[in-house]
Source information
A computed fold for a 72-nucleotide RNA from an Alphaproteobacteria bacterium, annotated as transfer RNA. It was read from a public genome assembly. The coordinates come from a structure-prediction model, not an experiment, and the mean pLDDT is 81. Rfam family: tRNA. The family's RNA type in Rfam is transfer RNA.
RNA sequence: GCCGUUGUAGCUCAGUGGUAGAGCACGUCAUUGGUAAUGACGGGGUCGAAAGUCCGAUUCUUUUCAGCGGCA
Numbered sequence: 001g002c003c004g005u006u007g008u009a010g011c012u013c014a015g016u017g018g019u020a021g022a023g024c025a026c027g028u029c030a031u032u033g034g035u036a037a038u039g040a041c042g043g044g045g046u047c048g049a050a051a052g053u054c055c056g057a058u059u060c061u062u063u064u065c066a067g068c069g070g071c072a
Base pairs, nucleotide, nucleotide: 001071002070003069004068005067006066007065010024011023012022013021018055026042027041028040029039030038048064049063050062051061052060
């Protein structure tokens, strides 16, 4: 330099063109003589950034940033 791949909640990851979920973690409550465990409820994300297409983009296209891999 070229190609590919990944980027979504504090962490690990789903998700699909119709305004985003799980587990763990965190908070409150219940349970217990008390802890742990368990159960219920709740908070938390402008989906790496910018633009384009579309009625509508996390998803499709382009550029760009970062990580990883391959070739030279």